[in-house]
Annotation:
This is a predicted structure of a 347-nucleotide part of an RNA (small-subunit ribosomal RNA, central domain) from Mongoliitalea lutea. Rfam family: Bacterial small subunit ribosomal RNA. Rfam 15.1 lists 42,628 matches to the family in 10,626 species. The organism belongs to Mongoliitalea, within Bacteria.

Context: one part of a larger RNA
RNA sequence: UUGGGUUUAAAGGGUGCGUAGGCGGCUGCUUAAGUCAGUGGUAAAAGGCACGGGCUCAACCCGAUGUAAGCCAUUGAUACUGGGCAGCUUGAGUUCUCUGAGAGUACAUGGAAUUGAUGGUGUAGCGGUGAAAUGCAUAGAUACCAUCAGGAACACCGAUAGCGAAGGCAUUGUACUUUGGAGCGACUGACGCUGAUGCACGAAAGCGUGGGUAGCGAACAGGAUUAGAUACCCUGGUAGUCCACGCCGUAAACGAUGAUUACUCGCUGUUAUUCUGUAAUGGAGUAGCGGCUUAGCGAAAGCGUUAAGUAAUCCACCUGGGGAGUACGCCGGCAACGGUGAAACUC
Numbered sequence: 001u002u003g004g005g006u007u008u009a010a011a012g013g014g015u016g017c018g019u020a021g022g023c024g025g026c027u028g029c030u031u032a033a034g035u036c037a038g039u040g041g042u043a044a045a046a047g048g049c050a051c052g053g054g055c056u057c058a059a060c061c062c063g064a065u066g067u068a069a070g071c072c073a074u075u076g077a078u079a080c081u082g083g084g085c086a087g088c089u090u091g092a093g094u095u096c097u098c099u100g101a102g103a104g105u106a107c108a109u110g111g112a113a114u115u116g117a118u119g120g121u122g123u124a125g126c127g128g129u130g131a132a133a134u135g136c137a138u139a140g141a142u143a144c145c146a147u148c149a150g151g152a153a154c155a156c157c158g159a160u161a162g163c164g165a166a167g168g169c170a171u172u173g174u175a176c177u178u179u180g181g182a183g184c185g186a187c188u189g190a191c192g193c194u195g196a197u198g199c200a201c202g203a204a205a206g207c208g209u210g211g212g213u214a215g216c217g218a219a220c221a222g223g224a225u226u227a228g229a230u231a232c233c234c235u236g237g238u239a240g241u242c243c244a245c246g247c248c249g250u251a252a253a254c255g256a257u258g259a260u261u262a263c264u265c266g267c268u269g270u271u272a273u274u275c276u277g278u279a280a281u282g283g284a285g286u287a288g289c290g291g292c293u294u295a296g297c298g299a300a301a302g303c304g305u306u307a308a309g310u311a312a313u314c315c316a317c318c319u320g321g322g323g324a325g326u327a328c329g330c331c332g333g334c335a336a337c338g339g340u341g342a343a344a345c346u347c
Base pairs, nucleotide, nucleotide: 004318005317006316007301008300012315014201015200016199017198021194022193023192025088026087027086028085029084030083031082033081034080035077036076037075038074039073040072041071042070048067049066050065051063052062053061054060091191092188093187094186095185096183097182098181099180100179103177104176105175106174107173108172110154115149116148117147118146119145120144121143125136126135162169163168206247207246208245209244210243211242215241216240220236221235222234223233258314259313260312261311262310263309266292267291268290269289270288271287272286273285274284275283276282296303297302320347321346322345329340330339331338332337
């Protein structure tokens, strides 16, 4: 490479947009590039195939026997693919009506709780644990009441619920931006799918500058535990967690399951919505989110119209374990580090 694969054995890119490329709906006409057929030329020898022959066979060797793929020229065929022209509406999209949503950004907003401050009541403990101690407290703590301050997060509703491409998204309101679904018609007329390179987004932690800091809390300190205890437990506590702007670009970024399209038994719950229609809390449909299951698939577990079934197109990736996601080089980054990514050796 071929073949075979990628939920869990090695293997789906974190996600989207999109360039080149690859692939692409229905009908008619045309062309004849691909495709197919005929004819001619060429195709050194050796080699291949067929036939025949020689070494006892075979490998091997020989034949002035034939033949093939390929290439060139030419004459035709036109179903399919491609090119050109014309048309179509079912794919795709636009508009209209209805409707949903924790989609995003900004600015406001509310109550509970924790902590602190001040004042009051009040007196000897509080706190913490398996048990303790460190710690706090007669300079009046803990507890209770009132007032104030500040930061962060949003109980109940709340759900096997909803939304988003993914990461992710939840107090409430307003503004702006964006998006899905359903439905009757109208319009455009294949405008589509995928997508190497690229660009954008991308949890947490971390980094830079400036703010902020209630609670929590790496590091650190102390108290315990223990043979030891650089831990688990306790008392404190700095970065950080929060905000703005700029980096980083990774995660078990998981459904460990790429995107799109078509087809393939049923039952049931739920979200949104349309039609029917009646009182059966029903029937039919579309778009989601779940459970069970037929065929089929699968090594099995299991999957099963949200496929891991049956097919098609395009991309990504895998090829024994360790060495190793390491070394070297290059690219990116302020750095941390990230991307790309071996070999020797060894089993």